[in-house]
Context: one part of a larger RNA
RNA sequence: CUGGGCGUAAAGCGUGCGUAGGCGGCGCAUCAAGUCAGACGUGAAAGCCCUCGGCUCAACCGAGGAAUUGCGUUUGAAACUGGUGCACUCGAGGCCGGGAGAGGGUAGCGGAAUUCCCAGUGUAGCGGGGAAAUGGGUGAAUAUUGGGGAGGAACACCAGUGGCCAAAGGCGGCUACCUGGACCAGGUUCUGAACCUGAGGCGCGAAAACGUGAGGGAGCAAACAGGAUUAGAUACCCUGGUAGUCCACGCCGUAAACGAUGGGUACUAGAUGCUGCGGGUAUUGACCCCUGCGGUGCCUUAGCUAACGCGUUAAGUGCCCCGCCUGGGGAGUACGGUCGCAAGGCUGAAACUC
Numbered sequence: 001c002u003g004g005g006c007g008u009a010a011a012g013c014g015u016g017c018g019u020a021g022g023c024g025g026c027g028c029a030u031c032a033a034g035u036c037a038g039a040c041g042u043g044a045a046a047g048c049c050c051u052c053g054g055c056u057c058a059a060c061c062g063a064g065g066a067a068u069u070g071c072g073u074u075u076g077a078a079a080c081u082g083g084u085g086c087a088c089u090c091g092a093g094g095c096c097g098g099g100a101g102a103g104g105g106u107a108g109c110g111g112a113a114u115u116c117c118c119a120g121u122g123u124a125g126c127g128g129g130g131a132a133a134u135g136g137g138u139g140a141a142u143a144u145u146g147g148g149g150a151g152g153a154a155c156a157c158c159a160g161u162g163g164c165c166a167a168a169g170g171c172g173g174c175u176a177c178c179u180g181g182a183c184c185a186g187g188u189u190c191u192g193a194a195c196c197u198g199a200g201g202c203g204c205g206a207a208a209a210c211g212u213g214a215g216g217g218a219g220c221a222a223a224c225a226g227g228a229u230u231a232g233a234u235a236c237c238c239u240g241g242u243a244g245u246c247c248a249c250g251c252c253g254u255a256a257a258c259g260a261u262g263g264g265u266a267c268u269a270g271a272u273g274c275u276g277c278g279g280g281u282a283u284u285g286a287c288c289c290c291u292g293c294g295g296u297g298c299c300u301u302a303g304c305u306a307a308c309g310c311g312u313u314a315a316g317u318g319c320c321c322c323g324c325c326u327g328g329g330g331a332g333u334a335c336g337g338u339c340g341c342a343a344g345g346c347u348g349a350a351a352c353u354c
Base pairs, nucleotide, nucleotide: 003326004325005324006323007308008307012322014204015203016202017201021197022196025088027086028085029084030083031082033081034080035077036076037075038074039073040072041071042070049065050064051063052062053061054060092191093190094189095187096186097184098183103179104178105177106176107175108174109173110155115150116149117148118147119145120144121143126135163171164170210250211249212248213247215246219245220244224240225239226238227237262321263320264319265318266317267316270299272297273296274295275294276293277292278291279290280289303310304309327354328353329352336347337346338345339344
């Protein structure tokens, strides 16, 4: 370069916004860059190919032709791509009206529970475990009280096979304020292709970790200590326990960041739940029933698949754009670069070996 691929075999960037680029709905006109046709010029010779000929044949050699798929000039064509102009509304977006939601941020409030402190009752045990011991308790523990108080963290039931966010990460007590998005309905309504994707770039990004703090610290708990177990036990079990877990600001930028499935759009049988919003029928009304749109599940048709399975939420059938893979180990290592306070991240080989 040409292919074949990416749910589980190697392979979808963790995820969005968006630059360049690529790609792009319907009608008319026009230009003629791409495209197509003709002509002319050029495309050296030799070689390859075809025909004929010369060495007795062949190799070899000679002659003619073809080819040289290209480039340039020129004359045309105008369907398609492209440029320009005008126009359109179904893609896309806006406006007016709604209901849903753990969407984000800030502040305040609440009850249950654990722990600690105080007080009352009460007395020898408690705790823990497979069994124990370490531990704690007569300086009164454990237990108990509709007892009193302090503090931190998390929000039982509701809770769902449920919902929400630009996406992912993620989001769950209550109230108030600030704030983003999605969805539905109709319209004599508005813009008029402004779309899709997206190399670089920029943002977001669980947990752990890191920095600062005259922050916080109840419970849990790496490290650590002790008790057990064991041949040993740097573990599993038990008693303790510091970072941390929490808050503010900053940093890190990873994950089985998973649907192990990139985004968009169109098309292709059904059945049955849940959820949000409508329309119709019916009704006193709510349901029920029919039906439309958005989301979220399960089962299955065709089809696909190595199988498992997927199956209108595709892994089916097409198109557009991006990312990635190319035998195992060496190795996500080394070197270099770059980012980071560091830990380390990103990029990412080779020798050698099977």